[in-house]
């Protein structure tokens, strides 16, 4: 200069029982069963890379797993819109 990613603030923003037992002043707790995937996280396809040729590594999602989290509301949300700020990266 230029408008890239983070972070801040405001915003939209989805799925699954308000289940059963016990318990509580209370969705307050503990159980148990069935369920969801959009907080982290598991897992790898092309592809690369090393290799004693037997294999290893690395490697992306809104996919997979369901460990963690959910499953009125409210909070939380991936991913998306606005803004300004602040460092970082780029030139």
């Nucleotide at each position: 200069g230029a408008g890239g990613g983070a972070u801040c603030u405001c915003u939209g923003g989805a799925g699954a029982a308000u289940c059963u037992c016990a318990u509580u002043g209370a969705a307050u707790u503990g159980a148990g069963u069935g369920c969801c995937g959009a907080a982290g996280g598991u897992g790898c396809a092309a592809g690369g890379c090393c290799c004693a040729c037997g294999g290893g590594c690395c490697g992306a999602a809104u996919c997979u797993c369901u460990c963690a989290g959910g499953c009125a509301a409210a909070c939380a949300g991936a991913c998306g819109g606005a803004g300004g700020a602040u460092a970082c990266a780029c030139g």